The RNA shown here (Bacterial RNase P class A) has 417 nucleotides and comes from Propionivibrio soli. Model confidence (mean pLDDT): 77 of 100. The organism belongs to Propionivibrio, within Bacteria. It was read from a public genome assembly, where an Rfam model found it.
[in-house]
C1' cells in the first nucleotide's frame, strides 16, 4: 500500500412556513337546578424499521375445559451453559472447507428389523471368474493344444411337403505357441561283429493345459470385502509379521461431547436413516377478526334427523369425567359506539460477576396507538446524492432485501527503512 475475516453504529442533514394524528394545560362558547357533559382559539411536548417484511420458530395476554390418561400424529437431536422459551444464543468437541483470520454442518442408532444404489460388470455384501497366474497333487504325451474358414453332417427346431438351418461328430486348408530328451532294468527281432530299430517298467528332465487351485495382477463401475512393504507360497490369500486402519477394555486429562497412551484382538458382512424404522426429549386448542362492556332491531320464524343403549362438552381416537339434550338446512335482524391500546421478561450509563451468551446492583428515561388508516407541502443551503422500503395486541429470535458511509479488532501478500 493490497486482499480479505469478524464485530458495532447511522440510515440523508440543516432552516423557515403551512398542514396532519394524539397527549398535557387551556381563553372562550353551548346544555344543564347542580354535580357534571359537549365544542373549541392558543401553548408546551411526542409521532415508523434494520429489517416494520416472510407468518418461519417460541412466548406473554384472552377464551374453552373441574381436571386427567394413553394411542395416532408432530417436532428437535455431539456436550455443557443463557433464557419466560425456542428449532435461538454462547462456549466447547468432532468433521469438512479455506494459506490464515475463519466459515459450514438435517451432528443419536446400520450388530433389531425391512427397503434403496439404473446400467456396466464374472461378482454390489458373509458376493465373484470376463482377461489372466499356477498346474505342487492327478492325468496325457515325449509332439501335443488352441483359433479361423469350407465341406459332410446326427439329435433337434421350422415348415402340409419337399425341403432349409443345423449342438455333438468326420475331413480338408490355414494360423499361433512349444522342446522333437536323458539314465538304468527286462523282453523279442535283426546282424559275422559293431551295432540298428521296437515294446514295456522306473527315475530325472522338459511339454500341455485337462481335472483342479487362486481372487494377488487387470479390466466394468461412482463404490468390489481393509491399505501399504516384507517373507511365505506351485500360484496365491491377514496365511505369517512391521506399521497404519478398526475393535473393545484399561489408564490419564476433561461436568461433559471427547482426545492421549501402553498393551490385547487378524478384525464384525461396505454404503445409504433431509429412506421406512429404533432410540432419546418436548408438544392441549384457538387467536386482539381473542375477549369484555352498553345501546338499538328482529321471527322466542320454519323444516328434518339421533335421543339416556344416544348427545354435547376448544386438534384426532378410546378410556375416564361432567352435562342432559343436541344435530343439519331454508328464512329473518343487527354489523353502531366504548374497551382491549400501549409502563414492557423496556431501555441509558456505571459498578459487580461470568470466557461468553447472560445475571445482579445502583441512578437515569418515558419513546406511535391510527381506526378505510395519522408524519405531508412548499422555499432554501450542505453532502458521502440517499437503496430495501410504512406499525395495526405485544416480545424474543430466525429468514430474506437492500444503497452509502464510520468505528473497532483480526489474518495473509508486497514494498521501504
Nucleotide at each position: 500500500g493490497a486482499a480479505g475475516u469478524c464485530g458495532g453504529c447511522c440510515a440523508g442533514g440543516c432552516a423557515a412556513u403551512c398542514g396532519c394524528u394524539g397527549g398535557g394545560c387551556a381563553a372562550g362558547g353551548g346544555c344543564g337546578c347542580a354535580a357534571g357533559c359537549c365544542c373549541a382559539a392558543g401553548c408546551c411536548g411526542a409521532g415508523a424499521g434494520g429489517a416494520a417484511a416472510g407468518u418461519c420458530c417460541g412466548g406473554g395476554c384472552u377464551u374453552c375445559g373441574c381436571a386427567g390418561a394413553g394411542c395416532a400424529g408432530g417436532a428437535u437431536g455431539c456436550c455443557g451453559g443463557c433464557u419466560a422459551a425456542c428449532g435461538g444464543c454462547c462456549g466447547g468437541g468432532c468433521a469438512c472447507c479455506g494459506u490464515a483470520a475463519g466459515g459450514u454442518g438435517a451432528c443419536g442408532g446400520a450388530a433389531a428389523g425391512u427397503g434403496c444404489a439404473a446400467c456396466a460388470g464374472a461378482g454390489a455384501g458373509u458376493a465373484g471368474a470376463c482377461c489372466g497366474c499356477c498346474g505342487a497333487u492327478g492325468g496325457c504325451c515325449g509332439c501335443a493344444a488352441g483359433g479361423a474358414c469350407u465341406u459332410c453332417g446326427u439329435c433337434g427346431c421350422c415348415g402340409c411337403a419337399a425341403g432349409g438351418c443345423c449342438a455333438a461328430g468326420a475331413a480338408g486348408u490355414u494360423c499361433u505357441u512349444c522342446a522333437u530328451g536323458u539314465g538304468g532294468g527286462g523282453c523279442a527281432g535283426g546282424g559275422a561283429a559293431a551295432c540298428c530299430g521296437g515294446c514295456u517298467c522306473c527315475g530325472c528332465c522338459g511339454g500341455c493345459u485337462c481335472a483342479g487351485g487362486c481372487a494377488a495382477g487387470g479390466g466394468u463401475g461412482a463404490a468390489a470385502c481393509g491399505g501399504c512393504g516384507a517373507g511365505g507360497u506351485a500360484a496365491g490369500a491377514g496365511c505369517u509379521c512391521a506399521c497404519c486402519g478398526c475393535g473393545g477394555a484399561c489408564g490419564u486429562g476433561g461436568u461433559a461431547a471427547c482426545a492421549c497412551g501402553g498393551a490385547c484382538g487378524g478384525c464384525a458382512c461396505g454404503g445409504u436413516a433431509a429412506a421406512c424404522c429404533c432410540c432419546a426429549u418436548c408438544c392441549g386448542a384457538a387467536g386482539c377478526a381473542a375477549g369484555g362492556c352498553c345501546a338499538a332491531a328482529u321471527a322466542g320464524g320454519g323444516a328434518a334427523g339421533c335421543a339416556u343403549a344416544g348427545g354435547c362438552g376448544u386438534g384426532g381416537c378410546u378410556c375416564g369425567c361432567g352435562c342432559u339434550g343436541c344435530u343439519u338446512c331454508c328464512g329473518g335482524g343487527u354489523a353502531g359506539g366504548c374497551u382491549g391500546c400501549u409502563u414492557g421478561a423496556g431501555u441509558g450509563c456505571a459498578c459487580c460477576g461470568g470466557u461468553a451468551a447472560c445475571g445482579g446492583u445502583g441512578c437515569g428515561c418515558c419513546u406511535a396507538g391510527a381506526g378505510g388508516a395519522a408524519u405531508g407541502g412548499u422555499u432554501g443551503c450542505c453532502c458521502u446524492c440517499g437503496a430495501c422500503a410504512g406499525a395495526a395486541c405485544c416480545c424474543g429470535g430466525c429468514u430474506u432485501a437492500u444503497c452509502g458511509g464510520c468505528c473497532g479488532a483480526c489474518u495473509u501478500c508486497c514494498c521501504c527503512c